RNA sequence: CGAUGAGUAGCCAAGGUGCGUAAAGUGUUGCGAAACGGGACGUUGUUCGCAAACGAAAGGGCGGGUAAAUCUUUUAUGCCACGUCCUGCGGUGCCGCGGCGCGUCCGCUCG
Numbered sequence: 001c002g003a004u005g006a007g008u009a010g011c012c013a014a015g016g017u018g019c020g021u022a023a024a025g026u027g028u029u030g031c032g033a034a035a036c037g038g039g040a041c042g043u044u045g046u047u048c049g050c051a052a053a054c055g056a057a058a059g060g061g062c063g064g065g066u067a068a069a070u071c072u073u074u075u076a077u078g079c080c081a082c083g084u085c086c087u088g089c090g091g092u093g094c095c096g097c098g099g100c101g102c103g104u105c106c107g108c109u110c111g
Base pairs, nucleotide, nucleotide: 001111002110003109005108010100011099012098015095016094017093018092019090020089021088028052029051030050031049032048033047034046038106039105040104041103042102058087059086060085061084062083063082064080065079066078
């Protein structure tokens, strides 16, 4: 001097493992705060706190429990917000193969 190109926050997501389904979580809006390629400015996105509105998909197996009538005994069709397992469902938490991922200047790297 030039450019072939690496790295952030984070996004998608195979897979794994939980939670909820008795509604937490997620998502939305407003206000405030924080971090965010090695540096500066800044964008996008992210996270946290508070407030508000909105809002859902359950089904089955096994076990257990449960009564009215009745002299006594027996019986579990039904019921259970009792346990457990399976399959679903949730713009679900965490880990995460793989993929993607800074605008300008400087730096790094390469020539």

THF (Tetrahydrofolate) riboswitch aptamer, 111 nucleotides, folded computationally. It matches the Rfam family "THF (Tetrahydrofolate) riboswitch aptamer". About the family: Tetrahydrofolate (THF) riboswitch was first reported for Ames et al. as an RNA motif in 5' untranslated (5'-UTR)regions of folate transport and biosynthesis genes in Firmicutes genomes. A reference for the family is Ames et al. (2010), "A eubacterial riboswitch class that senses the coenzyme tetrahydrofolate", Chem Biol. Of the family's consensus pairs, 94% are formed in the model.